[in-house]
RNA sequence: GGGGCGGUAGCUCAGUUGGGAGAGCGUCACGUUCGCAACGUGAAGGUCGCCGGUUCGAUACCGGUCCGCUCCACCA
Repeated sequence: GGGGCGGUAGCUCAGUUGGGAGAGCGUCACGUUCGCAACGUGAAGGUCGCCGGUUCGAUACCGGUCCGCUCCACCA
C1' cells in the first nucleotide's frame, strides 16, 4: 500500500425488500424477607464510529474517513 470482516445501551451482541432502535447481563426503584441472596414488576440508559450524498424517509444504499481483527504485497 491492497483485500476481507467488524464498530448499535455500562458489557456481550441481535436487527437489511429502507419506515417500530431491541435482547441478555448489569444499574436504579418497588414488592416479597428481620436483612441478604434469589425471584417478580417497573424504570433509566443510544448523535446506530465520524463527515457528506441519495431518498418523502437511512443502523441499513453510495462516497470519503478514523479505529480494531485478519490475509496479501512491498521495504530493510
Overview:
Predicted 3D model of a 76-nucleotide RNA (transfer RNA) from a Deltaproteobacteria bacterium. The source organism's lineage runs through Bacteria, Pseudomonadati, Myxococcota and Myxococcia. RNAcentral holds the sequence, with entries from ENA. Rfam family: tRNA.